Record summary: Bacterial RNase P class A from a Gemmatimonadales bacterium, 373 nucleotides, folded computationally. The coordinates come from a structure-prediction model, not an experiment, and the mean pLDDT is 78. The organism belongs to Gemmatimonadales, within Bacteria. The RNAcentral record of the sequence draws on ENA. The gene name in the source record is rnpB.
């Protein structure tokens, strides 16, 4: 100065007033079976979003269904090997692309099992193909000075041109009428062996001119995963209303007793008690977990394992805030210490492991190239 690459920390810091939701713990008030329990507009403790909480895109835990075990359907994944509770995520490596380099990217099994497709253009797009071009050795036809010379009719030919994303290896040499793996060299591909890694794969020899182009984010085949709904999961308590059963002749209201009225009932039964499923509605699931934080030690790592520490939001769908000084940092004036702006994305809801997306000042450390002392 220009690139990579891995961390980090997010409403800049203090402070001061006034609130909101939660846990304890007092005062208060009500209830009691005396143990306690329950209230809200009181006080005072102590907590109160995020690195993405998001998108709901994978994978699990947990709950119910049926005890989830096997096949069909149907979806995923798809180069080797670890890690992990588990994955389509991590991590290391092989192989291909890109890059000067650090470094990044990659649905990356099969295409000689079978079916399909390969628009357009181009003669021909798959058990090729003569448009143009070459050539015409051999046959035809035509001239001749017999030595050959024309024509391009039969036919050769896939080297050039042209079409295409792709045109039946590539490249040079010999070969030929011309040309072709028809011969050779070398690259490259097939089959076999041998070595070197767990493997993917790499090396290396021998062989076989070498027929079989690409598409499987087209069916398809292999191989290996997946049973379905989701905290409105679900579990337990439980008013009135209806339902079953036992008792039942009275039982409420009119301020306490009587009297007296009045409404409801006298077996198609008022009222009391019990019963079960269960709504309203309360309660638990709910937050101590595959948890966080620091060391040792094993591993190239991902990541395991021991030791100590720490408890960190649990709601109702709603809380998690606002004002003020005082300094910070950036940006713009300008009268150079003042004055105006800006300090992101976004926002818990049953929980965890990723992935993607969103986004601000930066700030660290590594590593590559390259300029100047």
């Nucleotide at each position: 100065g220009a690139c990579g690459u891995g961390c980090g920390a997010g409403u800049g810091a203090g402070g001061a007033u006034c609130g909101c939701c939660a846990u304890c713990g007092g005062a208060c008030g009500g209830g009691u079976u005396c143990g306690c329990c329950c209230g809200g507009a009181c006080c005072g403790u102590u907590g109160g979003a995020g690195g993405a909480a998001a998108g709901u895109c994978c994978g699990a835990g947990c709950u119910c269904c049926g005890a989830a075990g096997g096949g069909c359907a149907g979806g995923g994944u798809g180069c080797c090997g670890g890690g992990u509770a588990a994955c389509g995520c991590c991590c290391g490596g092989g192989c291909g692309g890109c890059g000067a380099a650090a470094g990044c990217c990659g649905a990356c099994g099969g295409a000689a099992a079978g079916u399909g497709c390969c628009a357009c253009a181009g003669a021909g797009a798959g058990c090729a193909g003569a448009c143009c071009g070459c050539c015409g050795a051999u046959g035809g036809c035509c001239c001749u000075u017999c030595g050959g010379g024309g024509c391009a009719c039969a036919g050769g030919u896939a080297a050039g041109g042209g079409u295409g994303a792709a045109a039946g290896g590539g490249u040079g040499c010999g070969g030929u009428a011309a040309g072709a793996g028809c011969g050779c060299a070398c690259c490259g591909g097939g089959u076999u062996c041998c070595c070197g890694g767990u493997a993917a794969c790499g090396g290396g020899a021998a062989u076989c001119g070498c027929u079989u182009g690409g598409c499987a984010a087209a069916c398809c085949c292999c191989a290996c995963c997946c049973g379905g709904a989701g905290c409105a999961a679900g579990a337990c308590c439980a008013a009135g209303c209806a339902g079953g059963g036992a008792c039942g002749a009275g039982g409420a209201g009119c301020g306490g007793c009587c009297c007296g009225c009045u409404c409801c009932a006298u077996c198609c039964g008022a009222g009391u008690c019990c019963c079960g499923g269960g709504u309203a509605g309360g309660u638990c699931g709910c937050u101590u977990g595959a948890g966080c934080c620091c060391g040792g030690c094993g591993g190239c790592a991902a990541c395991g394992u021991c030791g100590g520490g720490c408890c960190c939001a649990g709601a109702g769908a709603a809380a998690u805030g606002a004002u003020c000084c005082u300094c910070c940092c950036c940006c713009g004036g300008c009268u150079u210490g003042c004055c105006g702006g800006g300090g992101a994305c976004a926002g818990a809801a049953c929980u965890c492991g990723g992935c993607u997306u969103a986004u601000u000042c930066c700030g660290c450390a590594c590593g590559c190239c390259u300029c100047c002392c």